[in-house]
RNA sequence: UCUCUGGAGAGCGCGAAAGCCACCCACGGGGAAGACUCGUCAUGAGUUAAACUCUCAGGUAAAAAGGACUGAGA
Numbered sequence: 001u002c003u004c005u006g007g008a009g010a011g012c013g014c015g016a017a018a019g020c021c022a023c024c025c026a027c028g029g030g031g032a033a034g035a036c037u038c039g040u041c042a043u044g045a046g047u048u049a050a051a052c053u054c055u056c057a058g059g060u061a062a063a064a065a066g067g068a069c070u071g072a073g074a
Stems, first nucleotide, its partner, number of pairs: 001074004006069001011021001013020002022060003028056001029054003034048005
C1' cells in the first nucleotide's frame, strides 16, 4: 500500500419554495496545552502536535455512502 472483517455520534425538524433553526465528531482542515530545542536578568523564538479543542468542511430515520480505530491475510 492492497483485500476482507468489525465499526460510533447527532432532527425520518420547520417551510409551497428559497431557505431557517437545532445538533454530532471517528475522514479532512484549523488551534495551541504539553513535550523537545535554542536563548534571556526577565519577556521570548522555533519544531512537533493528540482520540484534546473549534466545527470551516463533512454528517444528523432506515437503507446506501462515508468512517478514525480494530482483527486477519498478501
Molecule: Glycine riboswitch aptamer
Organism: Virgibacillus necropolis